[in-house]
RNA sequence: AGGGGCGUAGUAUAAUGGUAAUAUGACGGUCUCCAAAACCGUGGAUGGGGGUUCGAUUCCCUCCGCCCCUGCCA
Numbered sequence: 001a002g003g004g005g006c007g008u009a010g011u012a013u014a015a016u017g018g019u020a021a022u023a024u025g026a027c028g029g030u031c032u033c034c035a036a037a038a039c040c041g042u043g044g045a046u047g048g049g050g051g052u053u054c055g056a057u058u059c060c061c062u063c064c065g066c067c068c069c070u071g072c073c074a
Stems, first nucleotide, its partner, number of pairs: 001070007010024004018054001026042005047063005
């Protein structure tokens, strides 16, 4: 320098144009002498900006970050 992949809740992953989901963790409750486990409930997220669309996590452009491949110089 060129090419490819990835970025979603504290963590790990879904959803690929139409109400953002699950597990775990956190918090509250039931239970218990207390705690753990179990059960019930609550809150929390789409990397930044722009575009297309009635509608964008999804499609397009750009930037940022991470990973992989190829090449150049030393």
A computed fold for a 74-nucleotide RNA from a Bacilli bacterium, annotated as transfer RNA. The coordinates come from a structure-prediction model, not an experiment, and the mean pLDDT is 83. Rfam family: tRNA. Rfam describes the family as follows. Transfer RNA (tRNA) molecules are approximately 80 nucleotides in length. It is annotated as a transfer RNA. The RNAcentral record of the sequence draws on ENA.